[in-house]
RNA sequence: AACUCAUCGAGACCGGCUGAGGGACAGGCCCUGUGAAGCCGGGGCAACCUGCGGGAAGUGGCAUUCCCGCAAAGGUGCCAACUCCUGCGGCGGACCCCGCGUCCGGCCGCAAAGAUGAACC
Numbered sequence: 001a002a003c004u005c006a007u008c009g010a011g012a013c014c015g016g017c018u019g020a021g022g023g024a025c026a027g028g029c030c031c032u033g034u035g036a037a038g039c040c041g042g043g044g045c046a047a048c049c050u051g052c053g054g055g056a057a058g059u060g061g062c063a064u065u066c067c068c069g070c071a072a073a074g075g076u077g078c079c080a081a082c083u084c085c086u087g088c089g090g091c092g093g094a095c096c097c098c099g100c101g102u103c104c105g106g107c108c109g110c111a112a113a114g115a116u117g118a119a120c121c
Base pairs, nucleotide, nucleotide: 004118005117006116007115008114013042014041015040016039017038021031022030023029025087026086027085028084043079044078045077048075049074050071051070052069053068054067055066056065057064083113088109089108090107091106092104093103094102095101
């Protein structure tokens, strides 16, 4: 790296250096010299790993699994916009040059893609 499992509508920014890009990809639409990305320092959010308490299933009793609550020292992660929106499929509505046509920040999905953690190597 790949595979597996879980989560993704919430939350959280300042300073220094530097100086033009950034939001994965494509199309949109945005952010950005009132300073992008990156590096450094500090701060914060969250609760995946972790600890404690309660409940349920389970067991002869443990174990184990699930749910709820609390904590935050450590390991990650994160701190514009729902994962910024769409991408696949189904449904609905509007329009028309009626073609499986175009459009709608329409609705639904454990779809795809991506991200993060755990696990594994």
Notes: A computed fold for a 121-nucleotide RNA from a Gemmatimonadota bacterium, annotated as SAM riboswitch aptamer (S box leader). The coordinates come from a structure-prediction model, not an experiment, and the mean pLDDT is 82. The sequence was found by an Rfam model in a public genome assembly. Of the family's consensus pairs, 94% are formed in the model.